[in-house]
RNA sequence: GCAAACCAGGGGAAACCCUGGGACGGCAAAGCAAGGGGCCUAAGGCGCAGCCGCGCUAUGGCAGCCCAGCUAUCG
Numbered sequence: 001g002c003a004a005a006c007c008a009g010g011g012g013a014a015a016c017c018c019u020g021g022g023a024c025g026g027c028a029a030a031g032c033a034a035g036g037g038g039c040c041u042a043a044g045g046c047g048c049a050g051c052c053g054c055g056c057u058a059u060g061g062c063a064g065c066c067c068a069g070c071u072a073u074c075g
Stems, first nucleotide, its partner, number of pairs: 001027002006021006024064001031070002035067003038062003044057005
């Protein structure tokens, strides 16, 4: 310096994100960014189902999961 959990308001189908508060016996890149892997969600689509549900799927997400890339403080 950043800001996890949690709370309030807002966005979103959800995951999750934004703003304010708040700090983990947290992080030297806990800055940026979705190239590779992994993980989360399933609106829409597909399949099943006389049971109003179930399964699959990212075009949606996670950088505070890992690797790689860019930038930066101290030494």
The RNA shown here (c-di-GMP-I riboswitch aptamer) has 75 nucleotides and comes from a mouse gut metagenome. The coordinates come from a structure-prediction model, not an experiment, and the mean pLDDT is 87. Its Rfam family is "c-di-GMP-I riboswitch aptamer". Rfam links the family to the GO term cyclic-di-GMP binding.